Context: one part of a larger RNA
Molecule: large-subunit ribosomal RNA, domain VI
Organism: Actinomyces ruminicola
RNA sequence: CGCAGGAGACUUGAGGAGGCCUGUCCCUAGUACGAGAGGACCGGGACGGACGAACCUCUGGUGCGCCAGUUGUCCCGCCAGGGGCACGGCUGGUUGGCUACGUUCGGGCCGGGUAACCGCUGAAAGCAUCUAAGCGGGAAACCGACUCCAAGAUAAGGUCUCCGCAAGACCCCCUUCGGGGGGUUUUGGAAGGCUCCCAGCAGACUACUGGGUAGAUAGGCCAGAUGUGGAAGCAGGCAGCCCCACCGGGGGUCAACCUGCUGGAGAGCUGACUGGUACUAACAACAGC
Numbered sequence: 001c002g003c004a005g006g007a008g009a010c011u012u013g014a015g016g017a018g019g020c021c022u023g024u025c026c027c028u029a030g031u032a033c034g035a036g037a038g039g040a041c042c043g044g045g046a047c048g049g050a051c052g053a054a055c056c057u058c059u060g061g062u063g064c065g066c067c068a069g070u071u072g073u074c075c076c077g078c079c080a081g082g083g084g085c086a087c088g089g090c091u092g093g094u095u096g097g098c099u100a101c102g103u104u105c106g107g108g109c110c111g112g113g114u115a116a117c118c119g120c121u122g123a124a125a126g127c128a129u130c131u132a133a134g135c136g137g138g139a140a141a142c143c144g145a146c147u148c149c150a151a152g153a154u155a156a157g158g159u160c161u162c163c164g165c166a167a168g169a170c171c172c173c174c175u176u177c178g179g180g181g182g183g184u185u186u187u188g189g190a191a192g193g194c195u196c197c198c199a200g201c202a203g204a205c206u207a208c209u210g211g212g213u214a215g216a217u218a219g220g221c222c223a224g225a226u227g228u229g230g231a232a233g234c235a236g237g238c239a240g241c242c243c244c245a246c247c248g249g250g251g252g253u254c255a256a257c258c259u260g261c262u263g264g265a266g267a268g269c270u271g272a273c274u275g276g277u278a279c280u281a282a283c284a285a286c287a288g289c
Base pairs, nucleotide, nucleotide: 001152005163006162007161008160009159010158011157015149016148017147018146021049022048023047024046025045026044027043033038051106052105053104054103055102059100060099061098062097066093067092068091069090070089071086072085073084074083075082076081110144111143112142117137118136119135120134165188166187167186168185169184170183171182172181173180174179193289194288195287196212197211198210199209200208217281218280219279220277221276222275223274224273227269228268233261234260235259236258237257240253241252242251243250244249
């Protein structure tokens, strides 16, 4: 831009794409067959391989603004407690998300037309013949069936719902001269959409989805979950040191460390998770297209 008014939803499926794999074992049955050795068709079941899809409950991986431990050094005046740098300094764990090494599922059944091939009836050709007329059966292949895309399928499909209003200018017709009708055109509006903003499990951009104060869309805050693994603070005890005593000791200060306050499934902290709450931002804006 088109799909002969504009719009919002839901669809049909012409056409196209994908998929289509396979093994071992068991039963039937040591049966049919075979002198034996050996050893089935048909039918049923179990477990796999490769491939593919989806997902994150489990098991792992990652997890650079989560938690803890720890070395060196510098800094916050010192202690204590912290911060910076050193590959995230190193080490042990780890939520959400993303993932495979993890989990679940799939290639099934069935229908139709056939190939080689197997047949029925059957002449030409009194016989015979699956074929000449006619009629059956028969493949992992073909057409459906299964999954996905799909009306630019210009043959542009279908269903439901919403809006389709007003004014001006010009031309034509009618007129009871008040006006009415038709056409062209301009302007504004309707339903509805877009721009803009807050975001997302959507995403390169765009698109898509949710929200925009009549609001829980994101952040903050509160609570919970999860993770880490016992915070900070205060107090007490021991070596050592000091003092008093003198042959037993007593007192003071008290490092590392230990214990208590506080031991209780649980302290402190806790990214993305869950719920709540208009504190902040969804302004400008009853704005523009």